[in-house]
RNA sequence: CUCCGAUAACGGCAAACUUACUGAAAAGUAAGGACGCAAAGCUACGGGUCUAAGGUAUAAACUAUGAUCGCCGGGCCGCCGAA
Repeated sequence: CUCCGAUAACGGCAAACUUACUGAAAAGUAAGGACGCAAAGCUACGGGUCUAAGGUAUAAACUAUGAUCGCCGGGCCGCCGAA
């Protein structure tokens, strides 16, 4: 240095749920709260998933330009050091 990842150290993040606000919705933000996380840091680039305002359609339905990185992969960056 790389792989790897302790019942280690210093710290970090925060699911469900609740309240408020934003949004058509999915969802997001803030506060509370901890199920978990060694990248649960950043990035929608590929796949997946969710939503469907607008558009198309007689209708059923389809559609992302919306969302999700705490679904997987890729890219960028990073703390610690037992085996």
Molecule: c-di-GMP-I riboswitch aptamer
Organism: Filobacillus milosensis